Description:
A computed fold for a 350-nucleotide part of an RNA from an uncultured Pseudomonadota bacterium, annotated as small-subunit ribosomal RNA, central domain. Its Rfam family is "Bacterial small subunit ribosomal RNA". Rfam links the family to the GO terms ribosome and structural constituent of ribosome. The RNAcentral record of the full RNA draws on ENA, Greengenes and SILVA.
[in-house]
Context: one part of a larger RNA
RNA sequence: CUGGGCGUAAAGCGUGCGUAGGUGGUUUGCUAAGUCAGGUGUGAAAUCCCCGGGCUCAACCUGGGAACUGCGCUUGAUACCGGCAGACUAGAGUGUGGUAGGAGGGUAGUGGAAUUCCCGGUGUAGCGGUGAAAUGCGUAGAUAUCGGGAAGAACAUCAGUGGCGAAGGCGGCUACCUGGACCAACACUGGCACUGAGGUACGAAAGCGUGGGGAGCAAACAGGAUUAGAUACCCUGGUAGUCCACGCCCUAAACGAUGGGUACUAGACGUCGGGAAGUUUAUCUUCUUGGUGUCGCAGCUAACGCAAUAAGUACCCCGCCUGGGGAGUACGGCCGCAAGGUUAAAACUC
Numbered sequence: 001c002u003g004g005g006c007g008u009a010a011a012g013c014g015u016g017c018g019u020a021g022g023u024g025g026u027u028u029g030c031u032a033a034g035u036c037a038g039g040u041g042u043g044a045a046a047u048c049c050c051c052g053g054g055c056u057c058a059a060c061c062u063g064g065g066a067a068c069u070g071c072g073c074u075u076g077a078u079a080c081c082g083g084c085a086g087a088c089u090a091g092a093g094u095g096u097g098g099u100a101g102g103a104g105g106g107u108a109g110u111g112g113a114a115u116u117c118c119c120g121g122u123g124u125a126g127c128g129g130u131g132a133a134a135u136g137c138g139u140a141g142a143u144a145u146c147g148g149g150a151a152g153a154a155c156a157u158c159a160g161u162g163g164c165g166a167a168g169g170c171g172g173c174u175a176c177c178u179g180g181a182c183c184a185a186c187a188c189u190g191g192c193a194c195u196g197a198g199g200u201a202c203g204a205a206a207g208c209g210u211g212g213g214g215a216g217c218a219a220a221c222a223g224g225a226u227u228a229g230a231u232a233c234c235c236u237g238g239u240a241g242u243c244c245a246c247g248c249c250c251u252a253a254a255c256g257a258u259g260g261g262u263a264c265u266a267g268a269c270g271u272c273g274g275g276a277a278g279u280u281u282a283u284c285u286u287c288u289u290g291g292u293g294u295c296g297c298a299g300c301u302a303a304c305g306c307a308a309u310a311a312g313u314a315c316c317c318c319g320c321c322u323g324g325g326g327a328g329u330a331c332g333g334c335c336g337c338a339a340g341g342u343u344a345a346a347a348c349u350c
């Protein structure tokens, strides 16, 4: 470079926003860069190909033709693509009115249950723990139980292949600030769109820095068991951490292991949000729209399976793969306080 691919075989960036670029709705006119056609110039010779000729043949040599798929100039064509000008409304967006009180985000406040600790009362010899035990706690009065107080963290039931969010993720309650989605009918803008190399923002947990906080849990650590051993599994303790503020880190089985957008392609059943119609007004049926699920036809698939939420049929854009190991490593660059991250080979070997 070309081809074939990317759910599970190698392969979809963790996820948005967005620059360049690529791609782009209906219609009219102009233009004629792309595109197409004619003419013309050039495209050296040799080579290749075709028809002949010469060495006895062939290789080889040689005459003629064709070709040289290209480029320049010129004259035209105007469907398509581009450019310019105008119009349109089916894409996109805005407005008006509603909806789900939807765990979407932020800040402040607040509630009850539980746990631990402290104080006091009752009360007495055990408690705790295990497969069984022991370490541990307890006559300096524990465990249990009642009353009072303090602290921190998490929010049972509701709770649902329920909801919201781009993803990570989000769950007591209240207020304030704030993002998005959906629905119905009309009005408006008039292609304003899709994707997106770089870039930029967000990004679980763990980890790091400074300062707070510390109930429970708990790496490390200590002890008790188990065992041949037991640097484990089990038990008793227990420090970082887990929590908060600010600043870093930037990874993951960041998964639907499935990039985004648009259009098209049998059905059936559930569920969440909105709207409409109907009636036997049940909180019912039907239709429609946006999510979220189960099954299933055609089709696809190596099979498993997918199947209008496609892995079907197509188009546009991006990312990525190219035998296993070496290796997501070394070196170098960039980033980071560090841990490390990112980009990313080769020798060698099978």
Base pairs, nucleotide, nucleotide: 003322004321005320006319007304008303012318014202015201016200017199021195022194023193025088026087027086028085029084030083031082034080035077036076037075038074039073040072041071042070049065050064051063052062053061054060091192092189093188094187095186096185097183098182099181104178105177106176107175108174109173110172111155115151116150117149118148119147120146121145122144126137127136163170164169207248208247209246210245211244212243216242217241221237222236223235224234259317260316261315262314263313264312267295268294269293270292271291272290273289274288275287276286277285278284279282299306300305323350324349325348332343333342334341335340